[in-house]
RNA sequence: CUCAUUGUAAGCGAUGGAGUUCGCUUAACUGCUACAGCGUAGCUGAUAACUCCUGUUGAAGU
Numbered sequence: 001c002u003c004a005u006u007g008u009a010a011g012c013g014a015u016g017g018a019g020u021u022c023g024c025u026u027a028a029c030u031g032c033u034a035c036a037g038c039g040u041a042g043c044u045g046a047u048a049a050c051u052c053c054u055g056u057u058g059a060a061g062u
Base pairs, nucleotide, nucleotide: 010025011024012023013022016053017052018051019050020049021048031043032042033041034040035039
């Protein structure tokens, strides 16, 4: 320096924070569709799931 194993913890799940649950990892993860590809165009959503808060967007009322 590299590889493997084990342990302690830690981290991740398409843009923020918190709680609970689930799944995954020494990389998990880095959305989807169409067109051969680059690239262009279009679509959904701050959730992995649920709830709340914040931000953004649309409609209505005061």
A computed fold for a 62-nucleotide RNA from a Planctomycetota bacterium, annotated as Fluoride riboswitch aptamer (crcB RNA motif). RNAcentral holds the sequence, with entries from Ribocentre. Model confidence (mean pLDDT): 76 of 100.